[in-house]
This record gives sequence, C1' cells and structure tokens, in this order.
RNA sequence: UGUCGAUAAUGGCAAACUUGCUGAAAAGCAAGGACGCAAAGCUAAAGGGUCUAACGUUUCGGCCAGCCGAAACUAUGACAGCCUGGUUGCCGAA
Repeated sequence: UGUCGAUAAUGGCAAACUUGCUGAAAAGCAAGGACGCAAAGCUAAAGGGUCUAACGUUUCGGCCAGCCGAAACUAUGACAGCCUGGUUGCCGAA
C1' cells in the first nucleotide's frame, strides 16, 4: 500500500413506530426511538430493479359545446437501508 474485517478502540449513522411540517402521491425534513449498518458517506443525468401517477395520452360513461367521472398506460417525481458500478473516507487484531 492492497485485500480483509475483531466479542478491539475512538467516534458515526438510524429501520419499524409516534408527533409536527412539506408534497397529488411515493416520499422527504425535524424531534423522539433503535431494527440493524464498516461506507446505512456521496452519486438516481452509469446500468438494472422497486414505489408513486400530479400533468399528459388513450378508452369508456354522462352531457349541446366544453367540462365532469371512471379505468389503463406514462417519470419529468421518488428509493443509495434492493443489487451492480463510480467516488471519498475512520480504525487495525487475524
């Protein structure tokens, strides 16, 4: 230095759930709370996957128009604590 990761040290993060705020939703943020995590730091404009469907498109129904309602599809919205990749980084037993 690289790989690797301990019943080590120093610290770190924080699932579910609860409350508040934002959002159409998924979800995010803050506080509480710890299931877990050696990258559970960053990257969603690297690839795959998952969630949502406001806007839009199509179809159907109502009705004169144009609206209203329903269904399906759709990411430009999300998830890095789904996987791979990229990138930065603490400690040092075997």
A computed fold for a 94-nucleotide RNA from Paenibacillus thalictri, annotated as c-di-GMP-I riboswitch aptamer. NCBI's taxonomy places the organism under Bacteria, Bacillati, Bacilli, Caryophanales, Paenibacillus.